This is a predicted structure of a 432-nucleotide RNA (Bacterial RNase P class A) from a Pseudomonadales bacterium. Rfam family: Bacterial RNase P class A. Rfam classes the family as a ribozyme. The gene name in the source record is rnpB. The sequence is in RNAcentral, with records from ENA.

[in-house]
């Protein structure tokens, strides 16, 4: 400078204006409730007035006549409390309307609804089938099928980057085509043809015979019998690799060396490595996201969960009234039911509060920890709507704007995204 890998950030900017939902403050209007002070009725207590044609007492004391207390009647004005009012006013709260300022206002994925979990409700002694899921160790976590870290297999030169990664020597069960054979294996090409058989056949040698002939014996070529599984083919896969030896030709048939099993030893917490011994390995080939085994987890149905608060109508049930004129039961009357008004009370509908965002919370720091992650401090509140807001409009300016919209809340996977910026790493060419 090119190619490349991981890892984290953003996700049009300003301004002006016009809305729309939360929340706060002021101010207005309306209901409602609390304190006061006036009023208003009514009542009682002092008070004041009358009353001797009420009743006690006392004083003059003969009648009569005056006084005090009760009682009783009355309040013109007055003072003290008390019960009450569709009463006025002030002051303060609530609740709900407006108006005015302030302030807050969608995501990395809010999606898909695929996993875990909290939280509500309904169900539950424990176990156990049945059904679902999960699957290498470890450790994180509120839990997870997620995250970290190992181990192990593949794939790239590397940086990295995938994996449903328990058991197929309990059972049962599948392998299309192709191919001789596909799991108690098999022989098409093709190798051999040691062993037997057959058929031809040169030399020499053996028998016969009369020199050319016949016969046989050594090889030799050919065919079958017959051995074999290196080699080719064919499949996705063909019953361990690879070399040397062996051998007619081969073949763990024999040996080294991987590779496999199986003992035990070393290292690791563990997955699991690693090095020795022993076994020639038709003992045991794949598929368990075929059934199944094993091991570990899972009650169900969800915010339209649920809780309160409460119209109108019907319809209920309890209580009362009025009956009489009903209809049933009955021969009749009474009752008793049904039926009519009233109150009252409960369930439920419409509506409405609540659940509703302060939470396994975010930001910083510090300190263990390889990491995920943890404890402390500190500091901030950051959508809550229900026909359902988070938007238009203008104007500048850029690199010209993708995928997309909360609905009880979390934590996670997965999906889908123009464009950017940032830190870490690799490779490869060049320069010094």
């Nucleotide at each position: 400078a090119g190619a490349g890998u991981c890892g984290g950030c953003c996700g049009g900017a300003c301004a002006g204006u016009c809305g729309c939902c939360g929340c706060g403050u002021a101010c207005c209007c309306a209901u409602c409730c609390c304190c006061g002070a006036c009023c208003c009725u009514c009542c009682c207590c002092c008070c004041g007035c009358g009353u001797u044609g009420g009743c006690u007492g006392c004083g003059u004391c003969u009648u009569g006549u005056g006084c005090a207390g009760c009682g009783c009647g009355u309040g013109c004005a007055g003072g003290g409390g008390g019960c009450g009012g569709u009463g006025u006013c002030c002051g303060g709260g609530a609740u709900g309307g407006g108006u005015c300022c302030g302030u807050g206002g969608a995501g990395g994925a809010a999606a898909g609804u695929c996993c875990g979990g909290g939280c509500u409700c309904c169900g539950c002694a424990g176990g156990g089938c049945a059904g679902g899921g999960u699957g290498c160790c470890a450790g994180g976590u509120a839990a997870c099928g997620c995250c970290u870290g190992g181990g192990g297999g593949g794939c790239g030169c590397g940086a990295g980057c995938c994996c449903a990664c328990g058991g197929a020597a309990a059972g049962u069960g599948c392998a299309a085509c192709a191919g001789a054979g596909a799991g108690u294996a098999g022989a098409c090409c093709g190798c051999c043809g040691a062993u037997g058989u057959c058929g031809g056949u040169a030399c020499a040698c053996c028998g016969c015979g009369a020199u050319u002939g016949c016969g046989g014996c050594c090889g030799c070529c050919g065919a079958c019998a017959g051995g074999c599984a290196a080699g080719g083919g064919u499949g996705a896969a063909a019953c361990g690799g690879u070399g040397c030896g062996g051998u007619a030709a081969g073949a763990g048939c024999g040996c080294a060396c991987c590779g496999c099993a199986c003992g035990g030893c070393u290292g690791g917490u563990a997955a699991c490595a690693g090095a020795c011994g022993u076994g020639g390995c038709g003992a045991u080939g794949g598929c368990a996201a075929a059934c199944c085994c094993c091991a570990c987890c899972c009650g169900g149905a969800g915010c339209a969960a649920g809780a309160c608060c409460a119209a109108a109508u019907a319809g209920g049930a309890a209580c009362c009234c009025g009956c009489g004129a009903g209809u049933g039961u009955g021969g009749c009357c009474c009752g008793c039911a049904c039926g009519g008004g009233g109150u009252u009370c409960g369930g439920g509908u419409a509506g409405g509060u609540c659940g509703c965002u302060u939470g396994a919370g975010g930001u910083g720091u510090a300190c263990g920890g390889u990491g995920a992650c943890g404890u402390g401090c500190a500091u901030c509140c950051c959508a809550g709507a229900u026909g359902a807001a988070u938007g238009g409009c203008u104007g500048u300016c850029c690199a010209c704007g993708a995928c997309a919209g909360a609905a009880c809340c979390c934590g996670g996977c997965u999906u889908a995204c123009a464009g950017g910026c940032c830190g870490a790493c690799u490779c490869u060419g060049c320069c010094a």